Description: The part of an RNA shown here (small-subunit ribosomal RNA, central domain) has 348 nucleotides and comes from a Terriglobia bacterium. Model confidence (mean pLDDT): 89 of 100. The sequence was found in a public genome assembly. Taxonomically the source falls in Terriglobia (Bacteria, Pseudomonadati, Acidobacteriota).
Context: one part of a larger RNA
């Protein structure tokens, strides 16, 4: 090198784009590098295999034959791979016409609620719990009405609904902008797939600087509970949560299921677009997405089941007993926290 695997046993990279590389639809013509066949040369001896001989046998040894799976060269073949040329349209893309969507960014704006402040009414409680207490309140609270301020989040609609590569995205309006889908079949003519390195994006928490701060709330303080209570419960409360700019780069980043393509019985629901029938309610069909139940098949079982974990192909990533350990050391990155890469001794 070779094997078997990766939903839950160890194992799919967080996601996308893309370099090298690997792989690649269909017709015709050519070349002959791979490929196949024939010839020639070489492939020392020993070793190896077969047959026979010699030591009483065997090991050993001698002879003959084969083989040495390879390399070089030459002739030939042209199916397949490759290369060159020239076509094709089903893959891929473009165009034209449509409608759907919390896709992204920026600006503006609305109402409910919480809190605070000012004022009015009003009086002794409020709050909180299993029960309480801390706390707030006669300096007038809670409740209630009016006004003002400020921040954050957008009830109902809301849906195993939608959109996005993933992270994720939800009041309304406007501007800028990405993608997908459906219909037509006008155009290009394999322009494709995957993707080591690389680049970009990447929840929350955290970090730097400047703002902001209503509610909530690590830390912290107090009250309870308890044997104790550095907790669960309660009263407070600072970072933070929000914005701008820049870092960090992790996650049960999960469908614990990589991407692309092909093929393989069905039933039911739902979202988008299109077509047909119907006066209408509606019914039927096509296609893309999404959910559920299940056939064959698969699976250790659970389960999966045209959105496969079925049957195959291409490319990448990863696993190889538990602990030690995602540790040490080194390196790269980071302001730091730390991240990535990632052992061994020893032990069972």
């Nucleotide at each position: 090198c070779u094997g078997g695997g990766c939903g839950u046993a160890a194992a799919g990279g967080g996601u996308u784009c893309g370099u090298a590389g690997g792989c690649g639809g269909u017709g015709c013509g050519g070349c002959a590098a791979g490929u196949u066949g024939g010839g020639a040369g070489u492939g020392a001896a020993a070793u190896c295999u077969c047959u026979g001989g010699g030591c009483u046998u065997a090991a050993c040894u001698c002879a003959g034959a084969g083989g040495c799976u390879g390399c070089u060269u030459u002739c030939a073949a042209a199916a397949c791979u490759g290369c060159c040329g020239u076509g094709c349209u089903c893959g891929a893309g473009u165009g034209c016409g449509g409608g759907a969507g919390a896709g992204g960014c920026c600006a503006g704006u609305g109402g409910a609620a919480u809190u605070g402040c000012a004022g009015g009414u009003g009086u002794a409680g409020c709050g909180g719990u299993g029960a309480a207490a801390u706390g707030c309140g006669u300096a007038g609270a809670u409740a209630u009405c009016u006004g003002c301020a400020g921040g954050a989040a957008c009830a109902c609609c809301c849906g195993u609904g939608g959109c996005g590569a993933a992270g994720g995205c939800g009041g309304c309006u406007g501007g800028c902008u990405g993608g997908a889908c459906c219909g037509c079949a006008a155009c290009u003519g394999a322009c494709g797939c995957u993707g080591a390195g690389g680049a970009a994006c990447g929840a929350a928490a955290g970090c730097u600087a400047g703002g902001g701060g209503a509610g909530c709330a690590a830390a912290c303080a107090g009250g309870a509970u308890u044997a104790g209570a550095u907790a669960c419960c309660c009263u407070g409360g600072u970072a933070g949560u929000c914005c701008u700019a820049g870092c960090c780069c992790u996650a049960a980043a999960c469908c614990a299921u990589c991407a692309g393509g092909a093929c393989u019985u069905g039933g039911g629901g739902u979202g988008g677009c299109c077509c047909g029938c119907g006066u209408a309610g509606g019914c039927g069909g096509g296609u893309c997405g999404u959910c559920u139940c299940g056939u064959a098949g698969c699976u250790a079982a659970c389960g999966c089941g045209u959105u496969a974990a079925g049957u195959c192909c291409u490319g990448c990533g990863c696993c190889u007993g538990g602990g030690g350990a995602g540790u040490a050391c080194g390196g790269u990155c980071g302001c730091a926290a730390g991240a990535c890469u990632g052992a061994a001794a020893c032990u069972c």